[in-house]
RNA sequence: GGGCGGUUAGCUCAACUGGCAGAGCAUUUCGCUUACACCGAAAGGGUUAGGGGUUCGAGUCCCUUACCGCCCA
Numbered sequence: 001g002g003g004c005g006g007u008u009a010g011c012u013c014a015a016c017u018g019g020c021a022g023a024g025c026a027u028u029u030c031g032c033u034u035a036c037a038c039c040g041a042a043a044g045g046g047u048u049a050g051g052g053g054u055u056c057g058a059g060u061c062c063c064u065u066a067c068c069g070c071c072c073a
Stems, first nucleotide, its partner, number of pairs: 001072007010025004019056001027043005049065005
C1' cells in the first nucleotide's frame, strides 16, 4: 500500500426484509438477614466511533475519516 471483518449502555454482546434500540453481568434503591452473601422486585444508564449522502423513515444501504483484528504484498 491492497483486501476482508469489526466499532451499539461501565463490560460482553444482540437487534430478521430499512419501521418505537434490547439482553446478561455490573451500578443504585427496596425486600429478605442480627449483619454480610445468596435470592427476589424495581430503577437509572445510548450523539448506535466521527462526518456526509439516499429515503417518508437509517444501528441497518452508499461515500469518507479514525481506531482494532486477520490475510496478502

Annotation
The RNA shown here (transfer RNA) has 73 nucleotides and comes from an Anaerolineae bacterium. The source organism's lineage runs through Bacteria, Bacillati, Chloroflexota and Anaerolineae. Its Rfam family is "tRNA". By type it is a transfer RNA. About the family: Transfer RNA (tRNA) molecules are approximately 80 nucleotides in length.